Bacterial RNase P class A from Ramlibacter henchirensis, 371 nucleotides, folded computationally. RNAcentral holds the sequence, with entries from ENA. The gene name in the source record is rnpB. Of the family's consensus pairs, 91% are formed in the model. Model confidence (mean pLDDT): 77 of 100. Its Rfam family is "Bacterial RNase P class A". Rfam's curators write: Ribonuclease P (RNase P) is a ubiquitous endoribonuclease, found in archaea, bacteria and eukarya as well as chloroplasts and mitochondria.
RNA sequence: GAAGCACGCCAGACCGCCGCUGGUGCGAUCGCCGGAAGGCGGCACUGGAGGAAGGUCCGGACUGCACAGGGCAGCGUAGCAGGCAACACCUGUCCACCGCGAGGUGAGGAUCAGAGCAACAGAGACGUAGUCCGCGCAGGCGGGCUCGCACCGAAGGCGCAGCCGGAGGUACGUAGCCCACUCGCUUGGGCGGGGUGAAACGGGCAAUCUCUACGCGCAGCAAUACCAAAUAGGCCGGCGAUGAUGUGGCUCCGCGGAGCCGGCGGGUAGGUAGCACCGAGCCGUGGGGGCGACCCCCGGCCCAGAGGAAUGGCGGUCACGGCGAGGGAAACCGAGCCGCACAGAAUCCGGCCUAUCGGCGCGCUUCACAA
Numbered sequence: 001g002a003a004g005c006a007c008g009c010c011a012g013a014c015c016g017c018c019g020c021u022g023g024u025g026c027g028a029u030c031g032c033c034g035g036a037a038g039g040c041g042g043c044a045c046u047g048g049a050g051g052a053a054g055g056u057c058c059g060g061a062c063u064g065c066a067c068a069g070g071g072c073a074g075c076g077u078a079g080c081a082g083g084c085a086a087c088a089c090c091u092g093u094c095c096a097c098c099g100c101g102a103g104g105u106g107a108g109g110a111u112c113a114g115a116g117c118a119a120c121a122g123a124g125a126c127g128u129a130g131u132c133c134g135c136g137c138a139g140g141c142g143g144g145c146u147c148g149c150a151c152c153g154a155a156g157g158c159g160c161a162g163c164c165g166g167a168g169g170u171a172c173g174u175a176g177c178c179c180a181c182u183c184g185c186u187u188g189g190g191c192g193g194g195g196u197g198a199a200a201c202g203g204g205c206a207a208u209c210u211c212u213a214c215g216c217g218c219a220g221c222a223a224u225a226c227c228a229a230a231u232a233g234g235c236c237g238g239c240g241a242u243g244a245u246g247u248g249g250c251u252c253c254g255c256g257g258a259g260c261c262g263g264c265g266g267g268u269a270g271g272u273a274g275c276a277c278c279g280a281g282c283c284g285u286g287g288g289g290g291c292g293a294c295c296c297c298c299g300g301c302c303c304a305g306a307g308g309a310a311u312g313g314c315g316g317u318c319a320c321g322g323c324g325a326g327g328g329a330a331a332c333c334g335a336g337c338c339g340c341a342c343a344g345a346a347u348c349c350g351g352c353c354u355a356u357c358g359g360c361g362c363g364c365u366u367c368a369c370a371a
Stems, first nucleotide, its partner, number of pairs: 001367005007361004012318007020048007030041004050342001054353002057351005062220004074216005079093005094108001095106004109211002114209002116205002132194002134191002137188005142179005147173002150170003156164003224273004234264006246255004281301004286297004320339004326333002
């Protein structure tokens, strides 16, 4: 210098003006909205998105319901050891694979319980299966002549409808004799030499079911708790055909004809809490333990919170990146223009995964060059 690996960090800065929203304090105990519950309004000070707030994939906190104990089913996890509130997360390590290496990846228990699966090639692919080539073992199979028997049957003959005839042929045989006993064929069981294939009887796959061990009750903040209308229905009490409530004229008289009044309780609309947290909290070039994840002390801090959902808009200056009029011999200087990612809290927390313009720091590896 080039190419990489691992870990960590940043995610524009400042100023002005105008807004939005939370908290605290002060203040009139006032005004407004609402029937109520409750909410809003002034001034000052002050807080106000992220490394992923995202996907909602795991694990918890919290809340309600369920729950004697055990088992089955279902879901999940899986070397070993450790960390953590917990986890499928993290750390260390072993093994396997990838990489020259720094390093990276791994659902990595069990295939002597049982089932299932294996493309292509191959004779055969999981069944005590299969036999292509080869080796060796055992058994069988041969050829010729004669004879016997069965069938077919030529020449020829007759008294020609037909019959006689019998050369020869084919098949067979517990038959006899002679030759050969090699090659070859076939059957059985054996070997595993060749060949196919990732794998050939010995195995593989558990990210197919299964088995083993361990864990898991169900639902989720639209959880849940409290306050609480209107209307309808419910319960209780009182009044009412000896005329209620209503209504017209109003001490009374008419009209009219079955409800009316009060209370209680549940749920709904609506409102408040949950919910912005003294916490599995954050910060520290503080101390200690541990290889490490992490843990224990010490000091400091209080750090977004709405509920159609705030965290913004405009202008300026300076950074950063790109283009670049022009200047300059070159190095370089540069007016001006453009860009500045992914994205946006919604009960909270720990992880994982995914998205991300660019930039910085530290350590390490390989190669090249120089001394």